[in-house]
RNA sequence: UUCUUUGGGGCGAGGUGUAAUUCCUCACCGGCAGUAAAGUCUGCGAAGAGUGCAAUAAUUUUGCAUUCCCGAUUCGGUGAAAUUCCGAAACCGACGGUAUAGUCCGGAUGAUAAAAGAA
Numbered sequence: 001u002u003c004u005u006u007g008g009g010g011c012g013a014g015g016u017g018u019a020a021u022u023c024c025u026c027a028c029c030g031g032c033a034g035u036a037a038a039g040u041c042u043g044c045g046a047a048g049a050g051u052g053c054a055a056u057a058a059u060u061u062u063g064c065a066u067u068c069c070c071g072a073u074u075c076g077g078u079g080a081a082a083u084u085c086c087g088a089a090a091c092c093g094a095c096g097g098u099a100u101a102g103u104c105c106g107g108a109u110g111a112u113a114a115a116a117g118a119a
Stems, first nucleotide, its partner, number of pairs: 001119006012026004027103002029093002031044004039091002048068008073089005095106003
């Protein structure tokens, strides 16, 4: 450098209602790299918005580059070192659809951080 493979989890019970896995009470889940082992630190990816260039039966779609945007934690303990471990109590979760959704359906049999292997 090229190729191949892998590469996101989770609504169970009860209540109200014509209708809710969406509301209420409890429950459940946590991408990648770094670092004392991390959903909450630092950085990255995904989602959303725009700009430039190129192509395209064409005011749209696709590709590449780039900018913006981008959620949430404390206390105690151990230790040389931990917002990462242990104990306790908290908090957070794109867009479209639908009775208001982190967990259902959809874009997505997609894309991607990255990991492993082969030449």

Source information
The prediction has a mean pLDDT of 82. FMN riboswitch aptamer (RFN element) from a mouse gut metagenome, 119 nucleotides, folded computationally.